Source information
Model confidence (mean pLDDT): 78 of 100. Predicted 3D model of a 102-nucleotide RNA (Purine riboswitch aptamer) from Paludifilum halophilum. The model forms 100% of the base pairs in the Rfam consensus. It was read from a public genome assembly, where an Rfam model found it. The organism belongs to Paludifilum, within Bacteria. Rfam family: Purine riboswitch aptamer. From the family's description: Riboswitches are metabolite binding domains within certain messenger RNAs that serve as precision sensors for their corresponding targets. Allosteric rearrangement of mRNA structure is mediated by ligand binding, and this results in modulation of gene expression. A class of riboswitches that selectively recognises guanine and becomes saturated at concentrations as low as 5 nM. In Bacillus subtilis, this mRNA motif is located on at least five separate transcriptional units that together encode 17 genes that are mostly involved in purine transport and purine nucleotide biosynthesis. It has also been shown that some members of this family are specific for adenine instead. Hence this family are termed purine riboswitches. Gene Ontology term of the family: purine nucleobase biosynthetic process.
RNA sequence: ACGAAGGAUGGAUGGUUUUCUCAUAUAUGCUCGAGAAUAGGGCUUGAGCGUUUCUACCCGGAGACCGUAAAUCACCGGACUAUGGGAAAUACCUUCCGCUUG
Numbered sequence: 001a002c003g004a005a006g007g008a009u010g011g012a013u014g015g016u017u018u019u020c021u022c023a024u025a026u027a028u029g030c031u032c033g034a035g036a037a038u039a040g041g042g043c044u045u046g047a048g049c050g051u052u053u054c055u056a057c058c059c060g061g062a063g064a065c066c067g068u069a070a071a072u073c074a075c076c077g078g079a080c081u082a083u084g085g086g087a088a089a090u091a092c093c094u095u096c097c098g099c100u101u102g
Stems, first nucleotide, its partner, number of pairs: 005101003009098004014093003017089009026056001029049007041066002050057001058078004063073002
C1' cells in the first nucleotide's frame, strides 16, 4: 500500500414519513329542479356546468333588502382536496467517503 468480513462511530447523497410554506386549479363560484322558513326568517335536498384535476363547492360574522310574499343581494374572515416547487424535523433504509478492528 492492498484487503474478505465486522463495528457502539463522523460526514455526504438519495428515498420513505410528518409538518410548514409557495405556486397552479376554483372564483369554496355559476345554472336549474323539488321542498322549507318568513323581519326572532332568509334554509334543506337533488342534478348539471366550471379544473389538462380526484375531492370539495361550505362555515362564521356584521349589513342591506323583502311589510308577510317568494325571492334574496353584497361585504369581511376561514379552508379542504389534487399536482408541482421550497424549507425543516425525526426515525429507518440505500449508496459513497472517512474512522476503527482486522